Context: one part of a larger RNA
Molecule: small-subunit ribosomal RNA, 3' major domain
Organism: Berberis vulgaris
RNA sequence: UGACGAGGGCCCGCACAAGCGGUGGAACAUGUGGUUUAAUUCGAUGCAAAGCGAAGAACCUUACCAAGGCUUGACAUAUCGCGAAUCCUCUUGAAAGAGAGGGGUGCCUUUGGGAACGUGGAUAUAGUUGGUGCAUGGUUGUCGUCAGCUCAUGCCGUAAGGUGUUGGGUUAGGUCCCGCAAUGAGCGCAACCCUCGUGUUUAGUUUCCAUCGUUGAGUUUUGAACCCUGAACAAAUUAUCGAUGAUAAGCCGGAGGAAGGUGAGGAUGACGUCAAGUCAUCAUGCCCCUUAUGCCCUAGGCGACACACAUGCUACGAUGGUCGGGACAAAGGGUCGCGAUCCCGCGAGGGUGAAGUAACCCCAAAAACCCGUCCUCAGUUCGGAUUGCAGGCUGCAACUCACCUGCAUGAAGACGAAAUCACUAGUAAUUGCCGGUCAGCCAUACGGCGGUGAAUUCGUUCCCGGGCCUUGUACA
Numbered sequence: 001u002g003a004c005g006a007g008g009g010c011c012c013g014c015a016c017a018a019g020c021g022g023u024g025g026a027a028c029a030u031g032u033g034g035u036u037u038a039a040u041u042c043g044a045u046g047c048a049a050a051g052c053g054a055a056g057a058a059c060c061u062u063a064c065c066a067a068g069g070c071u072u073g074a075c076a077u078a079u080c081g082c083g084a085a086u087c088c089u090c091u092u093g094a095a096a097g098a099g100a101g102g103g104g105u106g107c108c109u110u111u112g113g114g115a116a117c118g119u120g121g122a123u124a125u126a127g128u129u130g131g132u133g134c135a136u137g138g139u140u141g142u143c144g145u146c147a148g149c150u151c152a153u154g155c156c157g158u159a160a161g162g163u164g165u166u167g168g169g170u171u172a173g174g175u176c177c178c179g180c181a182a183u184g185a186g187c188g189c190a191a192c193c194c195u196c197g198u199g200u201u202u203a204g205u206u207u208c209c210a211u212c213g214u215u216g217a218g219u220u221u222u223g224a225a226c227c228c229u230g231a232a233c234a235a236a237u238u239a240u241c242g243a244u245g246a247u248a249a250g251c252c253g254g255a256g257g258a259a260g261g262u263g264a265g266g267a268u269g270a271c272g273u274c275a276a277g278u279c280a281u282c283a284u285g286c287c288c289c290u291u292a293u294g295c296c297c298u299a300g301g302c303g304a305c306a307c308a309c310a311u312g313c314u315a316c317g318a319u320g321g322u323c324g325g326g327a328c329a330a331a332g333g334g335u336c337g338c339g340a341u342c343c344c345g346c347g348a349g350g351g352u353g354a355a356g357u358a359a360c361c362c363c364a365a366a367a368a369c370c371c372g373u374c375c376u377c378a379g380u381u382c383g384g385a386u387u388g389c390a391g392g393c394u395g396c397a398a399c400u401c402a403c404c405u406g407c408a409u410g411a412a413g414a415c416g417a418a419a420u421c422a423c424u425a426g427u428a429a430u431u432g433c434c435g436g437u438c439a440g441c442c443a444u445a446c447g448g449c450g451g452u453g454a455a456u457u458c459g460u461u462c463c464c465g466g467g468c469c470u471u472g473u474a475c476a
Stems, first nucleotide, its partner, number of pairs: 001476002003473003007470007015460002019423001021421003026314001028312006034305002042053002064300001066298001068296003073125001077124002079121005087102006107114002127289001130287003136283002138278003141274001143272001148187006154163003167178003193266004198234007207224002212218001240254003244250001303442001316416001320374003324370002332363003342351003382413001387408006429452007
């Protein structure tokens, strides 16, 4: 000087407390461990691995395994020979591949040949998701959006170092003020950026509709005040008033205001820590393989199943289930696509194919609300697992191993021990919608979007994590 302490002081955080809803018990989904296996490819392992890499494993992907093949190789450059290339048919084979036959001559040209492509040979070499993340770059997590981490000059100390950065206040903040052997500065904080919230100006089509008109339809006509959309600007700065404070920084209350003290949310992550993660995104040193640890293909596996853990979804019902009815969003996507309307089907879906390259057309709401029914705690009109049969769709292909529909079947489950998690407002809870990946989908995931919409916070004694000062030390 740090680190540590059931040392001390001050302070903060959904850290506790106050609330609210979960997990832990059940079934299922997904991931992991273990076991099994020819293979169950590899990586990730307290917080900070485990719905993680994977924004989508039937083949492909695919790295694994079994069988069948290739050896200048699936891919790159150089050299030599032949043929333009492309294409079609047949035999054999699980395919890869092997063999045979047919058709065919383009482009440039100095007429020698050349370019591109195919094929054969030889050698230089290719190739490797093989090892090492403890050789590395790049990139990411984490403490933590915590308020810290440093430097120059000066001064103090023999020196390691200290000072500044400590002290008194204050702040979300090393934020600001005052004091001070310090004076300044840098990386962080804040602000600058994006979205939302208010208004003005401008612009009115695909948006809007007061006047006006049609009624099947804002279809047509008129208009741009409103809604809305795009652009530009304004607006919030403790500016103002009062109290308080050291006449400071600030803090408390009020007014006005769409908004008030960081207005709400996001992006933004200092010096460093964990030899943290990643050689399987990529790049790369060294080592290893080179008729194989490379490459091609068929089938299987990554989906196994006594069990254990993690994250979710659905429930255990009446604030509900079920039948019918008519309503109200936002943000997205759409031509290898979204698909209206009409017809067929109980339905998944099939046929037809209007409009729209989209403020125009389409995908396209649920809870809520209204009218019935169940009639009270029953394993039920709760719950939907599991299983049987019959179908649909995608795709060469749905057995291993997809999804969806109809009929039948109707398991566990009575609100869950110890323990443990999220959340302070348009939040929790609840309710649907969309997107990416994608032929299809194992999505209950992930990322967004709106609808309905609470309770509680006395406070800092305690648990956990962190910051500053101080003290002790058998630690470095």